SAM riboswitch aptamer (S box leader) from a Pseudomonadota bacterium, 119 nucleotides, folded computationally. The model forms 97% of the base pairs in the Rfam consensus.
[in-house]
RNA sequence: CGCCCAUCUAGACCGGCUGAGGGAAAGGCCCUUGGACGCCGGGGCAACCGCCGACACCCAACCCGGGGUAAGGCACGGUGCCAACUCCUGCGGUCGGUUCGCCGGCCGGUAGAUGGGAU
Numbered sequence: 001c002g003c004c005c006a007u008c009u010a011g012a013c014c015g016g017c018u019g020a021g022g023g024a025a026a027g028g029c030c031c032u033u034g035g036a037c038g039c040c041g042g043g044g045c046a047a048c049c050g051c052c053g054a055c056a057c058c059c060a061a062c063c064c065g066g067g068g069u070a071a072g073g074c075a076c077g078g079u080g081c082c083a084a085c086u087c088c089u090g091c092g093g094u095c096g097g098u099u100c101g102c103c104g105g106c107c108g109g110u111a112g113a114u115g116g117g118a119u
Stems, first nucleotide, its partner, number of pairs: 003117006013042005021031003026089003043082003048078002050074003057067003086111001091108007
C1' cells in the first nucleotide's frame, strides 16, 4: 500500500508554544487573530484488541478439576478518540409531497475513519 470482517446520530478538557489557515478530496456549510489547525505537558471519554467471567459445549472424572464462553464486569496493557450525525451531500432503489423546478423519509451502495485478522 492492498485484502477480509466489524463499528461509526452517544461520550470526552485545561494549560504552554507557535501563528493562518483548518474541517480527507469535490460542491456546500461551518470553525478560526476573542488564536483555529499543529506540537508539548497534564487530564478525560470509550471499550475494538486485552483481562475476569456461569450454564451450554468439549475433555477428564471417585473427588478435586481443565478448556471454552454469553450476559455482565475491569480499565493495568495495545490502540483510538476529546466542534458540528463520518458536519451535509453526491450513486441506486423505494415511498410520500409538489408551485412539476424539485423537496423530504427509509433502505442499500460509493468514499472515508477506527479496530481486529489473514497474507
The coordinates come from a structure-prediction model, not an experiment, and the mean pLDDT is 83.